A computed fold for a 129-nucleotide RNA from Terrabacter aerolatus, annotated as FMN riboswitch aptamer (RFN element).
Its Rfam family is "FMN riboswitch aptamer (RFN element)". Its family is annotated with FMN binding in the Gene Ontology.
It was read from a public genome assembly, where an Rfam model found it.
RNA sequence: UACGUGCUCCGGGGUCGGUGUAAUUCCGAGCCGGCGGUGACAGUCCGCGACCCGACCGCAUCCAGCGGCCGGUUGACCUGGUGAAACUCCGGGACCGACGGUGAAAGUCCGGAUGGGAGGCAGCACGAA
Numbered sequence: 001u002a003c004g005u006g007c008u009c010c011g012g013g014g015u016c017g018g019u020g021u022a023a024u025u026c027c028g029a030g031c032c033g034g035c036g037g038u039g040a041c042a043g044u045c046c047g048c049g050a051c052c053c054g055a056c057c058g059c060a061u062c063c064a065g066c067g068g069c070c071g072g073u074u075g076a077c078c079u080g081g082u083g084a085a086a087c088u089c090c091g092g093g094a095c096c097g098a099c100g101g102u103g104a105a106a107g108u109c110c111g112g113a114u115g116g117g118a119g120g121c122a123g124c125a126c127g128a129a
Base pairs, nucleotide, nucleotide: 001129003127004126005125006124007123008122009120010119015029016028017027018026030108031107032097033096034048035047036046037045043095044094052072053071054070056068057067058066059065077093078092079091080090081089099111100110101109
């Protein structure tokens, strides 16, 4: 110093106005962008995670349910320029955003969630080259 195992820590952002009995949900204008990868920096490329659905296994078993694992599902971009290299940078114009709730339809409010989590050139211990 790379590697293996265990533990710990970290690990998602974003509002004003108008109408109205009522809306951060409609209308107008804003604002936000998880993780790994990549010939050079990515919400829109490749893949992953979260949400949701299902089979199986375990726990519990009166019911409800909890955990594990596997599978499924899973949004959206073009154009000009620079360059060795960019759907990633610069110019221009677009687009997308789980589920449940709600006095009225939600990426932005509230909730599951003080959860889970891809992962982290973050730390410690041990092992071994």